[in-house]
RNA sequence: GUUCCUGUAGCGUAAUGGAUAGCGCGUUGGACUUUUACUUCAAAGGUUGUGGGUUCGAAUCCCAAAAGGGAUG
Numbered sequence: 001g002u003u004c005c006u007g008u009a010g011c012g013u014a015a016u017g018g019a020u021a022g023c024g025c026g027u028u029g030g031a032c033u034u035u036u037a038c039u040u041c042a043a044a045g046g047u048u049g050u051g052g053g054u055u056c057g058a059a060u061c062c063c064a065a066a067a068g069g070g071a072u073g
Base pairs, nucleotide, nucleotide: 001072002071003070004069005068006067010025011024012023013022018056027043028042029041030040031039050064051063052062053061
C1' cells in the first nucleotide's frame, strides 16, 4: 500500500428496518441477618465510536474519515 473484521450501560454480550435498545455480572437502595456474607425485591446507568446519506421509520442499509485487530506484499 491492498484487503477483511470489530466498535451497543462500569465489564461482557444480544437485538428480521417497526422503537420503552435487552440479558448476565457489577453499582446503589430496601427486606432478611446480632453484623458481614448469602438470598430476595427494586432502582440508576445507553442518544449504539465520529460525520453525512437513504427511508414514513436506522443500532441494523449506504458513503467518508479516524481508531483497534487479522491477512497479504
Predicted 3D model of a 73-nucleotide RNA (transfer RNA) from Trichonephila inaurata madagascariensis.
Its Rfam family is "tRNA". Its family is annotated with triplet codon-amino acid adaptor activity in the Gene Ontology.
NCBI's taxonomy places the organism under Eukaryota, Metazoa, Entelegynae, Trichonephila, Trichonephila inaurata.
The prediction has a mean pLDDT of 80.